[in-house]
Context: one part of a larger RNA
RNA sequence: UGACGGGGGUCCGCACAAGCGGUGGAGCAUGUGGUUUAAUUCGAUGAUACGCGAGGAACCUUACCCGGGCUAGAAUGCAAGGGAACAGAUCAGAAAUGGUCUGGUCCGCAAGGACCCGAAGCAAGGUGCUGCAUGGCUGUCGUCAGCUCGUGCCGUGAGGUGUUGGGUUAAGUCCCGCAACGAGCGCAACCCCUGUAUUCAGUUGCCAGCACGUAAUGGUGGGGACUCUGAAUAGACUGCCUGCGCAAGCAGAGAGGAAAGGAGGGGAUGACGUCAAGUCAUCAUGGCCCUUACGCCCGGGGCUACACACGUGCUACAAUGGCCACUACAGAGGGUCGCAAGCGGGUAACUGCAAGCCAAUCCCAAAAAGGUGGUCUCAGUUCGGAUUGAGGGCUGCAACCCGCCCUCAUGAAGCUGGAAUCGCUAGUAAUCGCGCAUCAGCAACGGCGCGGUGAAUACGUUCCCGGACCUUGUACA
Numbered sequence: 001u002g003a004c005g006g007g008g009g010u011c012c013g014c015a016c017a018a019g020c021g022g023u024g025g026a027g028c029a030u031g032u033g034g035u036u037u038a039a040u041u042c043g044a045u046g047a048u049a050c051g052c053g054a055g056g057a058a059c060c061u062u063a064c065c066c067g068g069g070c071u072a073g074a075a076u077g078c079a080a081g082g083g084a085a086c087a088g089a090u091c092a093g094a095a096a097u098g099g100u101c102u103g104g105u106c107c108g109c110a111a112g113g114a115c116c117c118g119a120a121g122c123a124a125g126g127u128g129c130u131g132c133a134u135g136g137c138u139g140u141c142g143u144c145a146g147c148u149c150g151u152g153c154c155g156u157g158a159g160g161u162g163u164u165g166g167g168u169u170a171a172g173u174c175c176c177g178c179a180a181c182g183a184g185c186g187c188a189a190c191c192c193c194u195g196u197a198u199u200c201a202g203u204u205g206c207c208a209g210c211a212c213g214u215a216a217u218g219g220u221g222g223g224g225a226c227u228c229u230g231a232a233u234a235g236a237c238u239g240c241c242u243g244c245g246c247a248a249g250c251a252g253a254g255a256g257g258a259a260a261g262g263a264g265g266g267g268a269u270g271a272c273g274u275c276a277a278g279u280c281a282u283c284a285u286g287g288c289c290c291u292u293a294c295g296c297c298c299g300g301g302g303c304u305a306c307a308c309a310c311g312u313g314c315u316a317c318a319a320u321g322g323c324c325a326c327u328a329c330a331g332a333g334g335g336u337c338g339c340a341a342g343c344g345g346g347u348a349a350c351u352g353c354a355a356g357c358c359a360a361u362c363c364c365a366a367a368a369a370g371g372u373g374g375u376c377u378c379a380g381u382u383c384g385g386a387u388u389g390a391g392g393g394c395u396g397c398a399a400c401c402c403g404c405c406c407u408c409a410u411g412a413a414g415c416u417g418g419a420a421u422c423g424c425u426a427g428u429a430a431u432c433g434c435g436c437a438u439c440a441g442c443a444a445c446g447g448c449g450c451g452g453u454g455a456a457u458a459c460g461u462u463c464c465c466g467g468a469c470c471u472u473g474u475a476c477a
Base pairs, nucleotide, nucleotide: 001477002476003474004473005472007471008470009469010468011467012466013465015461016460019424020423021422022421023420026315027314028313029312030311031310032309033308034306035305042053043052064301065300066299067298068297069296070295077122078121081117082116083115086103087102088101089100090099091098092097106113107112125290126289128288129287130286134284135283136279137278138277139275141273146185147184148183149182150181151180152161153160154159165176166175167174191267192266193265194264196234197233198232199231200230201229202228206223207222210221211220212219237261240254241252242251243250244249304443317417321376322375323374324373325372326371327370333364334363335362338357339356342353343352344351345350383414388409389408390407391406392405393404394403430453431452432451433450434449435448436447
């Protein structure tokens, strides 16, 4: 000087408390450990691994296993030589691969060129090891308020001072004081979305007024008022008032502000550093290792195994509910190898025909919870839907291992969950549905977004956890 303390002081944070909903019990989904296996590829492992890398494992992916093959090799350049490229047929084979046959005979006058095959050779290749040799990227402390420098001053020196103190703040934020005076990286602001208004613009959006027209619909003429779209501008600064205070600032159901008030709400943004944290399997890269194999191609299998154990979720155990019928109101997205209205077939999944739309125009599309009416009457039930049987649909070369969906039948556990434990302070929790990426299809109940309905509680900081500053002790560095 740090680090640490079941030392002290001050102060924060859904840290506790106060509340609401969960997890831990059940079934299923998913990840992991373990076990099994020819292989169950690899990595991630307290917080900071475990619906994580994976925003799509039937083949492919694929890195693993078994078997069949290749050896300058699957890719690219140079290159002797040969052939247009290419298309089709056929034989062996599981395919990779190898053989045979037929058609074809490019551009250019030529030299030559494009494309294909290709000996020898020069350059390969490795998801093999080391993240404790590394770059880059990332997690975490933590959006915590800290981390430093120049000069000066103090100290023999390590170092200190500044950065401590008194106030204040979300903040090393600002004020006052001070052997310090300044400065940098952080904080804040500048950026984006959202909440209000004005101006401009007006199609594909809108329709107040004026017409036309329809069974009906902005359908048509027209209009820019309104909604909206999307560009610019304004707006909030403790600026004004009162009280307290030297000031910074704090308090006020104050005024004003047709919205917003003390950082309005949300995002992006992550200082010096810590954990030899994570990643050599995104990529790059030093060293080491393999070179007829630890490289490469193909067929099949595996990554989907199952006595168990754990994490994360979904669905429930019902009446604030289940079922049936009728009936409202979103936002954000996606669509031509696509989205598909409508009509027909089918109980349905789906299917046949097919208008429109490269989309503020057409389509996906129904939002659901909600409302109205009916029914069930507390029961393992008209709760719950696992499991299994049968029949079908779709994608795809192919659903046996191992896909999703529909219908009928079957109807398991489960009556609110021990010790323990998690999230959340407002348009939040809870609850309801909708969309998208990946994608042929899909194991999505995941992830990322979107809107609808919409709470309760916070006395307080003694205690638990984490953190910041000052101070004290130390046999630690």
This is a predicted structure of a 477-nucleotide part of an RNA (small-subunit ribosomal RNA, 3' major domain) from a Cytophagales bacterium. Model confidence (mean pLDDT): 83 of 100. It was read from a public genome assembly.